[in-house]
RNA sequence: UCUUCAGGGCGAGGUGUAAUUCCUCACUGGCGGUACAGUCCGCGAACUGCCUCAGGGCAGCCGAACCGGUGUGACUCCGGUACCAACGGUAUAGUCCGGAUGGAAGAAGA
Repeated sequence: UCUUCAGGGCGAGGUGUAAUUCCUCACUGGCGGUACAGUCCGCGAACUGCCUCAGGGCAGCCGAACCGGUGUGACUCCGGUACCAACGGUAUAGUCCGGAUGGAAGAAGA
């Protein structure tokens, strides 16, 4: 420098004119670091503001965990009980549809 890859999840029941959005149960977990992590540290995305003809740039913002056990060492493992999840649309959405056949932390290869 180039190429490829790079996000998962609503099933059952209830109410209702209408809900995968409400209620009960259910289900999911990007990337790097570190004793194996959605909840630690850091990053990406989203979101907000400013700038730019535009592509884009800069700045901001950025959710949530405890207890017990094992161990040299774990907020990461094991057991238990919790908690969190952008914006727009729609009966109120982490799980549906949309921006997105996008972008990207980063991984692999040449």